[in-house]
This is a predicted structure of a 1528-nucleotide RNA (small-subunit ribosomal RNA) from an uncultured prokaryote.
Its Rfam family is "Bacterial small subunit ribosomal RNA". Gene Ontology terms of the family: ribosome and structural constituent of ribosome.
RNA sequence: AGAGUUUGAUCCUGGCUCAGAACGAACGCUGGCGGCGUGCUUAACACAUGCAAGUCGAACGAGAAAGGGACUUCGGUCCUGAGUAGAGUGCGCACGGGGUGAGUAACACGUGGAUAAUCUACCCAAUGAUCUGGGAUAAGGAUAACACUUCGAAAGGGGUGCUAAUACCGGAUAAGACCACGGGCUCUUUGGAGCUUGCGGGAAAAGGUGGGGACCUUCGGGCCUACUGUCAUUGGAUGAGUCCGCGGCCCAUUAGCUAGUUGGUGGGGUAAUGGCCUACCAAGGCAACGAUGGGUAGCUGGUCUGAGAGGAUGAUCAGCCACACUGGAACUGAGACACGGUCCAGACUCCUACGGGAGGCAGCAGUGGGGAAUUUUGCGCAAUGGGCGAAAGCCUGACGCAGCAACGCCGCGUGAGUGAUGAAGGCUUUCGGGUCGUAAAGCUCUGUCAGGGGGGAAGAAUGAUAGCUGGGUAAUAUUCAGUUAAAGUGACGGUACCCUCAAAGGAAGCACCGGCUAACUCCGUGCCAGCAGCCGCGGUAAUACGGAUGGUGCAAUGUUUGUUCGGAAUUAUUGGGCGUAAAGAGCAUGUAGGCGGUUCGUCAAGUCUGAUGUGAAAGCCCGGGGCUCAACCCUGGAAGUGCAUUUGAAACAGCAAGACUUGAGUACGGGAGAGGAGAGCGGAAUUCCUGGUGUAGAGGUGAAAUCCGUAGAUAUUCGAAGGAACACCAGUGGCGAAGGCGGCUUUCUGGACCGAUACUGACGCUGAGAUGCGAAAGCGUGGGGAGCAAACAGGAUUAGAUACCCUGGUAGUCCACGCCGUAAACGAUGGGUACUAGGUGUUGCGGGUAUUGACCCCUGCAGUGCCAAAGCUAACGCAUUAAGUACCCCGCCUGGGGAGUACGGCCGCAAGGCUAAAACUCAAAGGAAUUGACGGGGGCCCGCACAAGCGGUGGAGCAUGUGGUUUAAUUCGACGCAGCGCGAAGAACCAUACCUGGGCUUGACAUACCGAUCGUACCCCCUUGGAAACUUGGGGGUCAGCUUGGCUGGAUCGGUGUCAGGUCCUGCAUGGCUGUCGUCAGCUCGUGUCGUGAGAUGUUGGGUUAAGUCCCGCAACGAGCGCAACCCUCGCCUUUAGUUGCCAGCAUUCAGUUGGGCACUCUAGAGGGACCGCCGGUUGUAAGCCUGAUUAAUGGGGUGAUGACUUCAAGUCCUCAUGGCCUUUAUAUCGAGGUCUACACACUUACUACAAUGUCAGGUACAAAGGGCAGCCACUUCGCGAGAAGGAGCUAAUCCCGAAAAGCCUGUCUCAGUCCGGAUCGGAGUCUGCAACUCGACUCCGUGAAGUUGGAAUCGCUAGUAAUCGUGGAUCAGCAUGCCACGGUGAAUACGUUCCCGGGCCUUGUACACACCGCCCGUCACACCACGAAAGUUGGCUGUACCAGAAGUUGCCGGGCUAACCCGCAAGGGAGGCAGGUACCUAAGGUACGGUUGAUGAUUGGGGUGAAGUCGUAACAAGGUAGCCGUA
Repeated sequence: AGAGUUUGAUCCUGGCUCAGAACGAACGCUGGCGGCGUGCUUAACACAUGCAAGUCGAACGAGAAAGGGACUUCGGUCCUGAGUAGAGUGCGCACGGGGUGAGUAACACGUGGAUAAUCUACCCAAUGAUCUGGGAUAAGGAUAACACUUCGAAAGGGGUGCUAAUACCGGAUAAGACCACGGGCUCUUUGGAGCUUGCGGGAAAAGGUGGGGACCUUCGGGCCUACUGUCAUUGGAUGAGUCCGCGGCCCAUUAGCUAGUUGGUGGGGUAAUGGCCUACCAAGGCAACGAUGGGUAGCUGGUCUGAGAGGAUGAUCAGCCACACUGGAACUGAGACACGGUCCAGACUCCUACGGGAGGCAGCAGUGGGGAAUUUUGCGCAAUGGGCGAAAGCCUGACGCAGCAACGCCGCGUGAGUGAUGAAGGCUUUCGGGUCGUAAAGCUCUGUCAGGGGGGAAGAAUGAUAGCUGGGUAAUAUUCAGUUAAAGUGACGGUACCCUCAAAGGAAGCACCGGCUAACUCCGUGCCAGCAGCCGCGGUAAUACGGAUGGUGCAAUGUUUGUUCGGAAUUAUUGGGCGUAAAGAGCAUGUAGGCGGUUCGUCAAGUCUGAUGUGAAAGCCCGGGGCUCAACCCUGGAAGUGCAUUUGAAACAGCAAGACUUGAGUACGGGAGAGGAGAGCGGAAUUCCUGGUGUAGAGGUGAAAUCCGUAGAUAUUCGAAGGAACACCAGUGGCGAAGGCGGCUUUCUGGACCGAUACUGACGCUGAGAUGCGAAAGCGUGGGGAGCAAACAGGAUUAGAUACCCUGGUAGUCCACGCCGUAAACGAUGGGUACUAGGUGUUGCGGGUAUUGACCCCUGCAGUGCCAAAGCUAACGCAUUAAGUACCCCGCCUGGGGAGUACGGCCGCAAGGCUAAAACUCAAAGGAAUUGACGGGGGCCCGCACAAGCGGUGGAGCAUGUGGUUUAAUUCGACGCAGCGCGAAGAACCAUACCUGGGCUUGACAUACCGAUCGUACCCCCUUGGAAACUUGGGGGUCAGCUUGGCUGGAUCGGUGUCAGGUCCUGCAUGGCUGUCGUCAGCUCGUGUCGUGAGAUGUUGGGUUAAGUCCCGCAACGAGCGCAACCCUCGCCUUUAGUUGCCAGCAUUCAGUUGGGCACUCUAGAGGGACCGCCGGUUGUAAGCCUGAUUAAUGGGGUGAUGACUUCAAGUCCUCAUGGCCUUUAUAUCGAGGUCUACACACUUACUACAAUGUCAGGUACAAAGGGCAGCCACUUCGCGAGAAGGAGCUAAUCCCGAAAAGCCUGUCUCAGUCCGGAUCGGAGUCUGCAACUCGACUCCGUGAAGUUGGAAUCGCUAGUAAUCGUGGAUCAGCAUGCCACGGUGAAUACGUUCCCGGGCCUUGUACACACCGCCCGUCACACCACGAAAGUUGGCUGUACCAGAAGUUGCCGGGCUAACCCGCAAGGGAGGCAGGUACCUAAGGUACGGUUGAUGAUUGGGGUGAAGUCGUAACAAGGUAGCCGUA
């Protein structure tokens, strides 16, 4: 620091996801040791049991028992235990410590202040004090303990009697202090503070302990002294209360809240201010800088993350707050409305004798429960700290330790060296090997941890005892401070640590290995099982599932899950955007607010600066130090960006004041304008009406029809009516803020612009809310209504047509008034100001020059267009009218869908508008540009593509192939062109793969090993059974070589087990081969250039060509594969060579038969020849084209072979080869028979015809190219014939097939189902073959079907072609209408490129890229999911009103009761108090009516998702009616 993911690819926008760090964590796997930390995040749920706060005898009264001992008359007594325990009283303690985070959005917290508005026990310092209670038999008055008694089950009380105090009470004193009333001085921050002075009211324990020389004594002591306690006051310290500024959550779908409310006065209350409370008076107070309401939440130091700013968080540690079963209340106290206190109410639990009682773990352990989840009912007060105490000491679940838990961090170990036969074994393999791997074994060492043995700390010093020195004292006593001595104190713990013994021995796992992301192979599985963080893997060769080998990462851990931050500049202050990606409000006016021109001086709140205080400690960071290191700990520093106070500065911004004119505005003079509102007027046109002329149609359409018209339309013409809109001018011309505005005249009226002067003097810009305007449609009321025209009706179109087209037609469109408030309200671009090259139009006004004038030219201001530089932009593009450079203000955006929807609120008559979510779901949605493909887009061009022609197919019969059907089987493959006379160049058996039944199992075939044999193994003949395979019996014949007992080779049989075999599957695992676009002209590369990039350029353009063929031009220059040429063949010539070929001349024959010859033909070798070369024209002096000449041939001479990059997962595993899979007494193999030949039907391709351009009969002529020995077969004979019987020649330029046919000549038939046509059927034969039944071909005789030129549609062909005629060959025993080849005869037509089809190039649109056979929308049907509505039902919270009202404080009463004080001789009275009563307040509770928020609800609504459903085809191309927005 980035990466993956939208696309065919690209750039951008944008979301999702990952890599990092962290955690009080949890789950599953694994687990050696130690140190230091941490450990109920959930139920503030309920709790058994134990412990967590006591202490003091030096405040006080009283005072056991058990046990032990002694004595004993056994009844008991005494001593000890012991002034002890326990209990009680008083005093002191409680508030500290510990827990939790429910509540709380608050002065609760943080930070900084204030307190002149306050308190503060214990502690420190100072001052003063520490008196007294009776008056003579007893000491102010009580009370617990105690004793007796009584009630109760218990808890717990009651009564009587006794007693003490540092308990309680009374009196005196009063320097301070307090209170009330006055006087004076100083200071001062509402208002008081300090000092001084006069007059009036309240306190103490005669306390405690120790010591003591003199004096006194009742012998207790007084008294003195020390310490201590107590009281008052002042001050300090500490702690606390209260108040204030500022700071820190969400929701505006919470916008108004508030009657003690805001303020004042009097009073009350408090330690203290204050509506804190009360009475009266006033009517205020808070709020868009967010009141009120709702939701959530303890706050902070800090912690985690981050570069930082920030974001998240608030465990452990520390500070503050709140709470203590829930709610309420007070008491005591210095301090509480009190965790281990009290009272009341409620819920719950427990005890009970049923009458009544007890309780509160959110203390430490622990239990149940909840939960994914969180420990021992441990040890000790040794240390630290706390309480009490004079102290010893006691208490302390605070704390110190230990235990449990890998929960976290840190450290250590599980060994080190050497060791190649690269062992065995595993995995893999191309079978050679590779790898685990120096890894192991082996050899040599070491000794951490764990284990055994031994030693063994620091943490301990106080204190107590004794001594010394000093203070204090009358004092060498006590005592206090310091110091010395010796003895003692350890939970942890025999722990840390050290030594030693033995021993490599006891100690490694987890995740991952498709990309991101380090790490790959085999097997299994077969869209199954499964994986997955995202993209995505899995449908038979999975590096992605599961296992294994190997590897990678980390390591006593490793992974997963959850959460937070980061990456995310993805809420953007740092640090984003808004033309088209999400995003500028439809427009304006303007309030608050924000921002604001030039200049002068002032002030100093902002700003800058120095200082001071604070910013707790811990933590982070830095330095140093201690545990062996580290984690951890100690210590010092820095930092803490903040707040407050204060000293300065005055540039900037600001407050108040003054000045200025350039911003803004006003006045004056001009011209322009569909700017707005009202009134009036005008002509053209449509329609309707009246009259005339006139007659059969008119209208409408792609074509029609509905409709109109003989009752007179349309057409034409005169006239009249009415409504709406204003041709030409008219223009990227004008005006307006936008919407919008168009005949003419007039009235009223707004704004802008130009010019020149004068004036005001910043008056400005923007603008949340707010207000106004706002197309069309729509709504209300009343008019109006010609044309047009939703709805509607009819006619067409169509599969349908609720549409497009046509004929009609109502709302509406128009007017007035009032609503609505939205549009793709768009420049998809908010407003303002300033700056930043130009060029060229146009509108308005002006200046200059010139002119008679209009123009023209130069120039200024204000508009409005186009092009273009810099710059910007993802690109497209924008570019002085910015989307450039800056500033100010407003609005808006944050993935797609759900959704601009639901709910709520506001507005509206309604329609609806504005505001505006969530659940759920997806990994994309999107912008711009690129390359293709496509278009019922465009341009150019080509092709038997159309057209022009010729002949066919489609109708008939038959052949053949296919589908379908049938069948035991009808084997399999091929399916638009590019399957269907195709594989198959030939199914009776065989082939054959299919079916039926019959055999066989190492096999019909190959290889290895073992055994046997060298002939009953094999071959031939005969033979039994059988359909054959197979089988029974008999006869005959038979190996090779050599070193010759035998060996080797070979063969056969039997056995074993590797295997063999498979036309079984997969052509979507493959090779090879082939088809197709297409013999179309294309397909690419290198370098350069352009572009962020995909890509472009080149290859486009202008010509030309059959051609990306060539030329020219050009940021391109070159090159490759294709094209062309090179190759074969035909056409001309030359030459070479003449047998089996040929014959001109010579001889010869029936005959090139023979001699002879090689001139010619021909054969087959080598050459020549053609190139726009020549002339002319044309084009651009090009390429080329046209014409002519020459030529055997011309502009590629004809034909063949030759098939670029690709496409179609095209075809073929059944030609062959081959991976994998499957089968192995069968899917192999052998044999017989059957099937592939079936037959209602449909299609393809052929054949033959329908006849006279013909049929038939007779005669007669001319080919080419092939084939032939298991063959072609002359010739002869026989047969009507197919053919048969003989038989010559030929291994072929020699012989044979072999007759060519159409043609030509002659004759016949005379238009008919025929002398056409030949199917079908009957009979008789021939040939091939083992065999023609299923199922061959041919011959003869007979029979003589359909068919009279073929609907829609469709095919081939451009010249030796079509058409027509025959010939040959492959396959093959036989079988050809098929296929391949050959020649004979031999046409017609092409104006042309509008249209159909296919193709090429350029361009355009695109939502396509599996590429239009694409994509894609909506209803319906089904399943699932979340949500809304809903008669209602049921909870939570809460408001208002009322009822009722415990405990309690306060007030009042207090007739009952009453020790202290007062009066009184006493009785008694008084003061005061108590019980009790009552009033206000008030918790729980209740009633009624609401508000709000959940859950649920028959039914219902839309939404989302889902595989192959149904119906259509809306959108994307001109998407076939351009699309879209608003509205009905």
The RNAcentral record of the sequence draws on ENA.